[in-house]
RNA sequence: GACAGUGUGAUAGCGCCUGAUCCUGCCAGGCACCUGCCGGGCAGGAUGACGAGGAAGGGAGUUAAUCGAAGAAUUCGGCGGAUGCUCCCGGGCCUGAAAACCGGCCCUGAAACCGGCUGUUAAAACCUGAAGGUAACUGCAGGGACAGAGCGGCCGGGAGGUUUUCCA
Repeated sequence: GACAGUGUGAUAGCGCCUGAUCCUGCCAGGCACCUGCCGGGCAGGAUGACGAGGAAGGGAGUUAAUCGAAGAAUUCGGCGGAUGCUCCCGGGCCUGAAAACCGGCCCUGAAACCGGCUGUUAAAACCUGAAGGUAACUGCAGGGACAGAGCGGCCGGGAGGUUUUCCA
């Protein structure tokens, strides 16, 4: 130093790269004739989503699973995954209590939905600095403004049918 094992921590715009673009080296070809330019082959590299938000009884399936910022160039394209969505089981609620069936909305903080107020460290971008790399590029430190959805809190509104039994 490599490999393997073990432990801990972090990470869902999360991880990866064969298309594409870019860089370096080598090889030969064409054009030009001062330096050079053009397109190829091989090898090795680089880029390839900026944050916010989102789970949680069990199982299965599915993929184009929310919001804005930047930019107008690749945040393109591809693969895998994902807190989304659908279904089944179980469970909660639907206004005295319990049970059965149907229906609706949800998931143990267990009605969706509507309206109002309020809260939420945005980050990259940009600027500066030094650092690594031949380079394309990469990470680090400091400064630094601007979101929307969703979610949380508060207020107001807003929900069944049939049958049986008990209580009043």
The prediction has a mean pLDDT of 78. GlmS glucosamine-6-phosphate activated ribozyme aptamer from a Halanaerobiaceae bacterium, 168 nucleotides, folded computationally. It matches the Rfam family "glmS glucosamine-6-phosphate activated ribozyme aptamer". By type it is a riboswitch. Rfam's curators write: This entry contains a glucosamine-6-phosphate activated ribozyme that is found in the mRNA for GlmS. GlmS is an enzyme that uses fructose-6-phosphate and glutamine to generate glucosamine-6-phosphate. The ribozyme catalyses self cleavage of the glmS mRNA that is thought to regulate GlmS activity. Its family is annotated with catalytic activity and regulation of gene expression in the Gene Ontology. Taxonomically the source falls in Halanaerobiaceae (Bacteria, Bacillati, Bacillota, Halanaerobiales).